[in-house]
Predicted 3D model of a 128-nucleotide RNA (c-di-AMP riboswitch aptamer (ydaO/yuaA leader)) from Bacillus paralicheniformis.
Order: sequence, then structure tokens, then C1' cells
RNA sequence: CGCUGAAUUCCAAUUGGAAGCGGGGGAACCAAUUUUUUGUGGCGCUGCCACUUGGGGUGAAUCCUUUUCAAGGUAAGGUGACUCUUUGCACCUGAAUCCGACAGCUAACCUCGCAAGCGUUUAAAGAG
Repeated sequence: CGCUGAAUUCCAAUUGGAAGCGGGGGAACCAAUUUUUUGUGGCGCUGCCACUUGGGGUGAAUCCUUUUCAAGGUAAGGUGACUCUUUGCACCUGAAUCCGACAGCUAACCUCGCAAGCGUUUAAAGAG
């Protein structure tokens, strides 16, 4: 200097505030649902606590197959150095984690986050 990403900027000064950006919860309407009483364990059992296989959230990160300590593929996402769009080519990722029986959407309102990692390896057309 640039890239992924919400991950930035400013003020203050000892970890605080503001702006901006991003996420979650949460009415009516709408959508969905068709009732069958809602997981496991513990306790001093109108309830409380712990747990994670139900369910849900962040994220591109889901799903399928097989000979299942794994491999292959795949929805999706990213890079190839001014930016955007289209087309082709090459390469890479396709993780992790949180809530705890609970969450559709959602005005008001409430609440949380601003980390981390990487070093550039392609062409054509159009626009700025």
C1' cells in the first nucleotide's frame, strides 16, 4: 500500500464516550401451524440448576455419495492490484462457534459486535 470481513473514524485517557457500519430479540398485518402438552439428568420440586441429541443464531461455509479416525463432490463465497458490470480462464475457501427446550415476519422499543488473517499469480468488452 492492498485484499477478505460489519471489523472504520474521532474524542478522551486506562480502557470510557460519540459517530458510522453490522448482527440478534421484539407488535399489528401477513405467513405458517391443526391441537395429540415439549429432550436428558439432578435438587431442598408452584420452581430452580446443569447438560445437548430437538430447535434456533452468527458466518460463503450447506447438502450428497462412498470402501466413514477419512476421502471425493456440491449449494454458496473469495482472489488474480483504480472502481463497477458482463463473459471466459486459473486458483482458493466450503470452517468454527454461540444460545439452551426458546426465537416466522415485525413499527415502537430492547440488546450485542467492530475481531482475526493474508501478500496478489488472468484476459477481453463496456462504463466511470
The sequence is in RNAcentral, with records from MGnify. Of the family's consensus pairs, 92% are formed in the model. It matches the Rfam family "c-di-AMP riboswitch aptamer (ydaO/yuaA leader)". Rfam's curators write: This family represents a conserved RNA structure found upstream of the ydaO and yuaA genes in Bacillus subtilis and related genes in other bacteria. The ydaO/yuaA element is thought to act as a genetic 'off' switch for the ydaO and yuaA genes in its native state. It is believed that the element may be triggered during osmotic shock leading to activation of ydaO, a predicted amino acid transporter gene, and members of the yuaA-yubG operon which code for KtrA and KtrB K+ transporters. Rfam links the family to the GO terms cyclic-di-AMP binding and regulation of gene expression. Rfam 15.1 lists 7,607 matches to the family in 2,262 species.